Context: one part of a larger RNA
Molecule: small-subunit ribosomal RNA, 3' minor domain
Organism: uncultured bacterium
RNA sequence: CACCGCCCGUCACGUCAUGGGAGUUGGUAACACCUGAAGUCGGUGACCCAACCGCAAGGAGGGAGCUGCCUAGGGUGGGGCUGAUGACUGGGACGAAGUCGUAACAAGGUAGCCGUACCGGAAGGUGCGGCUGGAUCACCUCCUU
Numbered sequence: 001c002a003c004c005g006c007c008c009g010u011c012a013c014g015u016c017a018u019g020g021g022a023g024u025u026g027g028u029a030a031c032a033c034c035u036g037a038a039g040u041c042g043g044u045g046a047c048c049c050a051a052c053c054g055c056a057a058g059g060a061g062g063g064a065g066c067u068g069c070c071u072a073g074g075g076u077g078g079g080g081c082u083g084a085u086g087a088c089u090g091g092g093a094c095g096a097a098g099u100c101g102u103a104a105c106a107a108g109g110u111a112g113c114c115g116u117a118c119c120g121g122a123a124g125g126u127g128c129g130g131c132u133g134g135a136u137c138a139c140c141u142c143c144u145u
Stems, first nucleotide, its partner, number of pairs: 003108001005105001008101002011098001013095004018090003023085006031077005039070001041068004047063003052059002111132009
C1' cells in the first nucleotide's frame, strides 16, 4: 500500500501439544488376612550329659526335642499415588494465496457494548435489564473569548 481498507466465525486440509475415555499394562508405599526359614527370648522337657554335691542311687546345672511371641520372605484381597498405552471423542495453537457468508470498525448501512434467556450452518439474531466508551438535530444550564 490509507473503504478496491480493515476484519469475524463455521467448514475443509496439514502440523503440534493437550482434556475426556470402555479399558489394557507397569511402578510404588502402606493396609487387612493367610503362611512363615533362621535366630534371640519365654514355657515345657518322660529323652540325653564330662567338670559341681554325693561311695552310690540321686541332686544341682546344662542339652536334644516339643511349643508360644516377635519376624525376613512368600501368598491372597480391596483400595491410594504415579507412568505408558487405548477405539472413539472435545476443544486449543499455528500454517502466502481453499469454502460459506459479512458480525465488528463510519450513524459499518438495524448505534455498539455488558449481563441473561431462547433460537440459528457460521459469524450471529431476538426478548428483558443496564452502560455511553453513540453519530445527527433541537432545546436548557454553566464556563471562556